The RNA shown here (Bacterial RNase P class A) has 353 nucleotides and comes from a Burkholderiales bacterium. The prediction has a mean pLDDT of 77.
RNA sequence: GAAGUUCGCCAGACCGCCGCUGGUGCAAUCUGGGAAACCAGGCACUGGAGGAACGUCCGGACUGCGCAGGACAGCGUAGGAGGUAAUACCUCUCCACCGUGAGGUGAGGAUCAGAGCAACAGAGACGAGCCGAUUGAGUUCGGGUGAAACGGGCAAUCUCUACGCGCAGCAAUACCAAGUAGGCCUUCCUGAAGGGAUGCGGUUCGCCGCAUGCCUUCUCCCUGUGGUUCCGCGGGGUGAGUUGGCGGGUAGGUAGCACCGAGCCGGGUGGGCGACCCCUGGCCCAGAGUAAUGGCGGUCACGCAGCGGGUAACCGCUGUGCACAGAAUCCGGCUUAUCGGCGGGCUUCACAC
Numbered sequence: 001g002a003a004g005u006u007c008g009c010c011a012g013a014c015c016g017c018c019g020c021u022g023g024u025g026c027a028a029u030c031u032g033g034g035a036a037a038c039c040a041g042g043c044a045c046u047g048g049a050g051g052a053a054c055g056u057c058c059g060g061a062c063u064g065c066g067c068a069g070g071a072c073a074g075c076g077u078a079g080g081a082g083g084u085a086a087u088a089c090c091u092c093u094c095c096a097c098c099g100u101g102a103g104g105u106g107a108g109g110a111u112c113a114g115a116g117c118a119a120c121a122g123a124g125a126c127g128a129g130c131c132g133a134u135u136g137a138g139u140u141c142g143g144g145u146g147a148a149a150c151g152g153g154c155a156a157u158c159u160c161u162a163c164g165c166g167c168a169g170c171a172a173u174a175c176c177a178a179g180u181a182g183g184c185c186u187u188c189c190u191g192a193a194g195g196g197a198u199g200c201g202g203u204u205c206g207c208c209g210c211a212u213g214c215c216u217u218c219u220c221c222c223u224g225u226g227g228u229u230c231c232g233c234g235g236g237g238u239g240a241g242u243u244g245g246c247g248g249g250u251a252g253g254u255a256g257c258a259c260c261g262a263g264c265c266g267g268g269u270g271g272g273c274g275a276c277c278c279c280u281g282g283c284c285c286a287g288a289g290u291a292a293u294g295g296c297g298g299u300c301a302c303g304c305a306g307c308g309g310g311u312a313a314c315c316g317c318u319g320u321g322c323a324c325a326g327a328a329u330c331c332g333g334c335u336u337a338u339c340g341g342c343g344g345g346c347u348u349c350a351c352a353c
Base pairs, nucleotide, nucleotide: 001349002348003347004346005345006344007343008342009341010340012300013299014298015297016296017295018294020048021047022046023045024044025043026042030041031040032039033038050324055334057333058332059331060330061329062169063168064167065166074165075164076163077162078161079093080092081091082090083089094108095106096105097104098103109160110159114158115157116154117153126151130143131142132141133140173255174254175253176252179250183246184245185244188241189239191218192217193216194215195214197212198211199210200209201208202207220237221236222235223234224233225232226231227230263283264282265281266280267279268278270277271276302321303320304319305318306317307316308315309314
C1' cells in the first nucleotide's frame, strides 16, 4: 500500500418565525360541552421517535380465569459449563466442517427399548436368508453390484431420554355510567249480584273453599250521534296501558398508561477469561386514542454533477441530494431494511528499510 475479517460509533448542526402534542405551577373554583361520569378553555416554565420505534419470531413483567396441587395429552429445547427476571438470547469452551489466515458455520443427547426407511445397479436392501468353498457340526472363510451386502446407516421419520411450558391476552382487566329495548317488583285504571264451565284442595259425599275463563242484569267512566239541562241508541273501558323503583348490559367516560424502574448517564488498580455481577456519583428522560413529534426561511457542514482558476494539493461559483423507516401496555433478545461516513483490533499478500 492492497485485499480481507471482526468489534464499535454517527444518522446533519445552529438561528428566526408559525404551528401540533404531553407535564408541572398559578387564579376566579370562573366559562363552555355533557343527563351524568367526565372533558375542554387562560398565563408561565418545560418534555416530545429509532438503531432498527419495523416484523410480531422467542422470553418475561402485568391482568383475567382456576381454592390449590399433581398427572396425561400437546408444544418446545438439546455437546459441556456459566450469565440472566427469563429465553430458542448471550458468554466461555470441546468436537466436526469451511477458509492460506484473521475468522465463520453447526439442524453436535440416544439406533444393545421398539417401529419405519433406502432410487439405479444387483440373485438378494433390512432380516436373516441365498450362492460358492470348507467342516464332525450354521464349523469356518468368501460373495461381482451399490452410498450402504450378511454389519451397519438415518433420530431434519415416528420414538426414547433429560429439561421447560396451566390457558388467554392491554380489543387483557377494573371502576363510573345515559337513551332505547328487554327482565323483576310496584301504583292506578268500574264495581256489585246471579248463573254455569274447568282445574286444585277439603269433605259428614249432601256439598264447601280458592283460582281462571264464559254468559246475563244493574251501576260508574270515556267517546260518537240524535233530540232544550235529562233521556234514547252505538262503540270502548286488564293493555304492546300507566306510576314509581331495582338490577344487569351497551353507547360514552376514567383508570390500566408513561412508571424510582430487570431505568438512563458517568466513575472504580472492585470480582470474573467473558457474558455479567458488585460498589459509588448524578439524573427523571415522548406518549395519543384517528392517533402530536411538523412547516417555511437563513447560515454552515457533507456527497454528487457542471463551469472557471491553479503544475498540483486545492480554491471559487451554480445546481442538486442527504438512506431505511416512524412509538401505541411495558421491558430483554433475535431477524429483516438502511444513502453515506468515522474509529479500534486482527489476518494475508506485495514493496521498502

Background:
Rfam family: Bacterial RNase P class A. About the family: Ribonuclease P (RNase P) is a ubiquitous endoribonuclease, found in archaea, bacteria and eukarya as well as chloroplasts and mitochondria. The RNAcentral record of the sequence draws on ENA. A source record names the gene rnpB.